[in-house]
Predicted 3D model of a 1564-nucleotide RNA (small-subunit ribosomal RNA) from a Planctomycetota bacterium. Taxonomically the source falls in Planctomycetota (Bacteria, Pseudomonadati).
RNA sequence: AAAGUGAAGGGUUUGAUCCUGGCUCAGAACGAACGUUGGCGGCGUGGAUGAGGCAUGCAAGUCGAGCGAGAAAACUCCCUUCGGGGGGUGAGUAAAGCGGCGGACGGGUGAGUAACACGUAAUCAAGCUACCCCCAAGACCGGGACAACAGCGGGAAACUGCUGCUAAUACCGGAUGGUCCUCGGAGAUCUCAUGAUCUCUUAGGUAAACGGUUGGGAUCCUUCGGGACCUUCUGCUUGGGGAGGCGAUUGCGGCUUAUCAGCUUGUUGGUGAGGUAAUGGCUCACCAAGGCUACGACGGGUAGCAGGCCUGAGAGGGUGGUCUGUCACACUGGGACUGAGACACUGCCCAGACUCCUACGGGAGGCUGCAGUCGAGAAUCUUCCGCAAUGGGCGAAAGCCUGACGGAGCGACGCCGCGUGGGGGAUGAAGGCCUUUGCGUUGUAAACCCCUGUCACAGAUUAUGAAUGGUGUACGGUUAAUAGCCGUGCAAUUGACGUAAGUCUGAGAGGAAGCACCGGCUAACUCUGUGCCAGCAGCCGCGGUAAUACAGAGGGUGCAAACGUUGUUCGGAAUUACUGGGCAUAAAGCGUACGUAGGCGGCGUUGUAAGUGUGAAGUGAAAUCCCACGGCUCACCCGUGGAACUGCUUUGCAUACUGCAAUGCUAGAGGACGGUAGGGGAGAGCGGAACUCCUGGUGGAGCGGUGAAAUGCGUAGAUAUCAGGAGGAACACCGAUGGCGAAGGCAGCUCUCUGGUCCGUUUCUGACGCUGAGGUACGAAAGCUAGGGUAGCGAACGGGAUUAGAUACCCCGGUAGUCCUAGCCGUAAACGAUGGGCACUAGCUAAAGGUCCUCCUGUGGGAUCUUUGGCGAAGCAAAUGUAAUAAGUGCCCCGCCUGGGGAGUAUGGUCGCAAGGCUAAAACUCAAAGGAAUUGACGGGGGCUCACACAAGCGGUGGAGCAUGUGGUUUAAUUCGAAGCAACGCGAAGAACCUUACCCAGCCUUGACAUGCAGGGAUAACUCGGGUGAAAGCCUGGGGAUUGCCUUCGGGUGUAACCUGCACAGGUGUUGCAUGGCUGUCGUCAGCUCGUGUCGUGAGAUGUCGGGUUAAGUCCCUUAACGAGCGAAACCCCUAUCACUAGUUGCCAGCGAGUCAAGUCGGGGACUCUAGUGAGACCGCCGUUGUUAAAACGGAGGAAGGUGGGGAUGACGUCAAGUCAUCAUGGCCCUUACGGCUGGGGCUACACACGUGCUACAAUGGCCUGGACAAUGGGUUGCUAAAUCGCGAGAUGGCGCAAAUCCCAUCAAACCAGGCCCCAGUUCGGAUUGCAGGCUGAAACUCGCCUGCAUGAAGUCGGAAUCGCUAGUAAUCGCGGAUCAGCUAUGCCGCGGUGAAUAUGUUCCUGAGCCUUGUACACACCGCCCGUCAAGCCACGAAAGCUGAGAGCGCCCGAAGUCGUUUGCCUAACCGUAAGGAGGGCGGCGCCGAAGGCGAGCUUGGUGAUUGGGACUAAGUCGUAACAAGGUAGCCGUAGGGGAACCUGCGGCUGGAUCACCUCCUUU
Repeated sequence: AAAGUGAAGGGUUUGAUCCUGGCUCAGAACGAACGUUGGCGGCGUGGAUGAGGCAUGCAAGUCGAGCGAGAAAACUCCCUUCGGGGGGUGAGUAAAGCGGCGGACGGGUGAGUAACACGUAAUCAAGCUACCCCCAAGACCGGGACAACAGCGGGAAACUGCUGCUAAUACCGGAUGGUCCUCGGAGAUCUCAUGAUCUCUUAGGUAAACGGUUGGGAUCCUUCGGGACCUUCUGCUUGGGGAGGCGAUUGCGGCUUAUCAGCUUGUUGGUGAGGUAAUGGCUCACCAAGGCUACGACGGGUAGCAGGCCUGAGAGGGUGGUCUGUCACACUGGGACUGAGACACUGCCCAGACUCCUACGGGAGGCUGCAGUCGAGAAUCUUCCGCAAUGGGCGAAAGCCUGACGGAGCGACGCCGCGUGGGGGAUGAAGGCCUUUGCGUUGUAAACCCCUGUCACAGAUUAUGAAUGGUGUACGGUUAAUAGCCGUGCAAUUGACGUAAGUCUGAGAGGAAGCACCGGCUAACUCUGUGCCAGCAGCCGCGGUAAUACAGAGGGUGCAAACGUUGUUCGGAAUUACUGGGCAUAAAGCGUACGUAGGCGGCGUUGUAAGUGUGAAGUGAAAUCCCACGGCUCACCCGUGGAACUGCUUUGCAUACUGCAAUGCUAGAGGACGGUAGGGGAGAGCGGAACUCCUGGUGGAGCGGUGAAAUGCGUAGAUAUCAGGAGGAACACCGAUGGCGAAGGCAGCUCUCUGGUCCGUUUCUGACGCUGAGGUACGAAAGCUAGGGUAGCGAACGGGAUUAGAUACCCCGGUAGUCCUAGCCGUAAACGAUGGGCACUAGCUAAAGGUCCUCCUGUGGGAUCUUUGGCGAAGCAAAUGUAAUAAGUGCCCCGCCUGGGGAGUAUGGUCGCAAGGCUAAAACUCAAAGGAAUUGACGGGGGCUCACACAAGCGGUGGAGCAUGUGGUUUAAUUCGAAGCAACGCGAAGAACCUUACCCAGCCUUGACAUGCAGGGAUAACUCGGGUGAAAGCCUGGGGAUUGCCUUCGGGUGUAACCUGCACAGGUGUUGCAUGGCUGUCGUCAGCUCGUGUCGUGAGAUGUCGGGUUAAGUCCCUUAACGAGCGAAACCCCUAUCACUAGUUGCCAGCGAGUCAAGUCGGGGACUCUAGUGAGACCGCCGUUGUUAAAACGGAGGAAGGUGGGGAUGACGUCAAGUCAUCAUGGCCCUUACGGCUGGGGCUACACACGUGCUACAAUGGCCUGGACAAUGGGUUGCUAAAUCGCGAGAUGGCGCAAAUCCCAUCAAACCAGGCCCCAGUUCGGAUUGCAGGCUGAAACUCGCCUGCAUGAAGUCGGAAUCGCUAGUAAUCGCGGAUCAGCUAUGCCGCGGUGAAUAUGUUCCUGAGCCUUGUACACACCGCCCGUCAAGCCACGAAAGCUGAGAGCGCCCGAAGUCGUUUGCCUAACCGUAAGGAGGGCGGCGCCGAAGGCGAGCUUGGUGAUUGGGACUAAGUCGUAACAAGGUAGCCGUAGGGGAACCUGCGGCUGGAUCACCUCCUUU
């Protein structure tokens, strides 16, 4: 110098957000266990479960220096009858006994114990204490036994009886004696009440071992052993003191439960006695009736306690293993004996259970000592060595004993340390993995080169733990002494561990790395396999064919001789909040008041000093933690010193604050007095309106009721109306977020009684106050009991409707009830979801009740107190909001909360007549449940707006026949896909073969097609054949060209092609939910976004809203927004008008030629037209409206007018929409087949159903004859003219034309004109069928089209329902084209001809847009979600009972034993003139008394037929209760009813949408 240095969060509720709130993770720790792995050492640590049972060995003995007695083996000597006997040594040894001390320590365990057991601080003036230390005094004279031993017995044994002998430091009697003890007396000092201490004193009482021992031999004696004696040491007795130990008492402290609220009879106290070392009901007798308890008694449960240990920033929380202190226990229960000490772990007695021995008569035992064993268990060691050290017992000592202890062993159980090598080394080796095939990575890693030598191994060598003691010796002291003893020094001696530790040497990289993890939290990624399987998972969650989440591999990350998992504790968790939380809506304010205990409390003064502050003293054991230093090589570990131990006790001082005591004050509180408003309460009386009923009159067919009806009432006269009467209930208007009350609640008027408020510059009391656990009172509606009453209404109930059903909503009736009296119940969304009180903290405004002031006297203004509202600043709050009536800022008191469900339930208690209320869990289960706000979506919410959405119209579909597509069915196959709109004349713009993907059969296998490599070899391509065959194919023959380089011209080599083989090809196989691309749809709807700024904690909002306007988020105005982008519009194309330019193949007005006719010809550019460039239309002009705007309406002009018409163009996105079969493509799958070729078949089937069409049903028509007018297109494998033939399809023919020229194509048809038909199954309609033909094509059977003749079906305008269309549109008419040999095309895509009607509206249906509102939806209403029933599984409750456990109670029995008693029996010590006595023992009896038995209960478990609800479980049944106005608003309480959710009545709440009105506020 140091000892005060420390505090992190994440994941998960949602589409997203903030909050609340739980669950979960990261950390540390452990007497641990399990899994995988395992080199060494040190230090620690190790039966946590059955305080379950134990074999075996050991764990407490020692003393001959207390005493008597005293072997044997063996050796040796002597004797011997050779059997043996005797002596000596062994040896005064062993073993046993008497006696002493110790076995009460040490060691183990934590069962019991909630207690003065423990901790801490005190007290004993109420105590004891062996051994040890100190002091004082003493130790005299005697006596009789009992073991051992011997003899005789009993018993299987354990053991034991009788007789006899004997010693002592064993036992006993007497003496002496004090400062000891007892009873008194006197005095002094002191204290804390009893009292304590000291001094003096009378009387009485109480000891002992002159023992033991070493040495001596100066003196004496001797039985010659020795003794007396001396000396040394030790022991004994009495008393006093000390140390340590023990006992007793007290304050305070530390678990849980009130679903344990009252407990107690030795209980509480007293007096007396007994007992104890000692106080005391400790025990007993008597007396009194006390004692404890909400500050938790009594009872239940659990538990040894502490120092400490773990965790934590701390405060705390958890824990009590090892070590230390302490308590308790020793097979279970009881008991005493001995002793200083025990009611005694390895002592005794008894009872019980268990085990063992037994000769069945009896006995023995107690590992919770050390080892060890069995059992149970996830789980915990050697039947080791040694007393060498430390310590203990005994002993004078040597020494003996010591499973205490010291050590070793086993276990990675923990902590700490070391090692498994170091340096270099790129061809970045091989192998593995991956790959975009280039690589990358493993990886300087290895190999290889150079080194080192820790540990382990081998050899050698050296310490510490050893100091004592005893022996020998030297000196000093004691002594008569040189002996002995004591002390000091020296010498030799003592080691279990230990083949250890250390050091040195040797050899050699040699013997030594694993485990977990890699989706996020959380450091670390790829491949393969698997396919909601197998599996993973701490939470969230992964896995259904591309899994960084399963399994394996490669790679990586983290730790490392370990690593993970499981369990437990603390932390994080401010998630029980003292430090340090909350309660309007998230869990949470008692329904309200009064008030007990308690808590808290105004302004002064004085005192006190309990709290409080400060100082001192004592204590707070040691160890531990912390600091410094030191010792093991470091560290763990250990040592020394310090700090600390935050506590308790005693004491001094201080007195601000609190408390206490006393005394004042008036601002709190209360009273008096004077006023005051009021649906405050109770009782009595009165009133009118309405209603129903009754009577009578009028009247005459309906009334009533509903969405519509019906039930019901009515000709026996209703409803309606008039008059009269009766009855009960409720009190319109006033009337109001207005009044009163504590709340519930209170409303016609009057009277009586009565509570409270408010106001007042009056006065009194003098803190009398606030809150309030328990308690008490009041307490809507419903409900209950008894008695009344009953008009209306009206649970239940009956009927009628509605409906799939309708136990409902609606309707007709209607009982309890609603009303009164008396009593009970005690609950509500009993709400402001906001406990009460006091104080403080911007304003504005309105209303109610008072008082005061003022004057411009009014319906005025101002001030102030109380009350009721609204808006709003700061603040607060998660936000919504609240804001002087706080949810702000503070203080005081009470109540309540701690995730959701289970559940306000079970059980217990208590209250109630009952219904039920109050109090109030757990098992189990989930990872959420929830609040506020946001964006969407949705609503049988609202507002605004749009669309062929409806309406208004026109024409259809749905009925028929046929065509076509689909479903279904069938089939060898009927290939595949498309599936509401947005699949279904769709892919398919054309299936006889082909196509073709399907089926059957026959074939091919490097393949029908591509590329590469290797080998072969001179053929191949091409062409001509033969055989077989349905063909493909298979077998096979002939002809047949050409080439690079080298060359010795023989050839060699190479190669296109071919053959063989290898790689590979091929797949319309699978996944459109792995994809690209393309497409559909909402929707040509007007939307979708961004930057910056601003607002909000945030998600987000604003902009994009509002007012107008538009087809439009189009534009204008306003504006915390200002701008911008993608969309809309425009730009593009076609079309409508005009101009210019240009005229061939187009056109032909004018001129000419020409023809039967025709732009046919010359020519022309005027026109039409063609196709290029322009113009034109912009709300531009006028008027009106509008905000001076945007714009709208009307008009003019114009070919066209408000986007002129049409097309192309499709925002952000949605539907895992469609397509792997157009194409492309990842993965997977097949490879003599899932590939390829060929023939045939199928895709064309046919009881049926649907979609889309065509043709019709006819006269606006059909047929016949004649006549007129288009546009778009196509054409050489083609279109094809004229002409001829055929009724016709068509055939022959071949001009012209690669086309503004020729052809299809005279082109049209509807149309027009004329004629016939005359309303019929027809001259409608054309299906179907027969016959005969034509065309295409190898081929029309399955399965083509067309023609002619014949046949002549259904059908007479179509149910429910449904589709399209707003103008050149619908309707109707034909024409062209693609595909294509042909065609099943009535389809599709285009073209033109003719050419309407209706709507100037938005109530409804559908869809859409914007704003707003509600929401429990977010997969977004095709959402969510409730209950019964059925199934499975789990835990729990009830239950006739059955069966345990525990603690008591009463009675019975009563062991051992203490105590008491004793008349029986026995009896060494003492007394005794000897008989006896005293005393003692045994036995008997008595009290108490364990276990046991009986009985009635209590508490708490297990189990239980059956039963009840609850939780959970992808796809069960019934409904649809709730969330939107959830389709009857919902919810709360209560009552009734019902399969179920639920329904209905009564009262209440808004946590109800919508519309209207009122009030209030804000702004102008």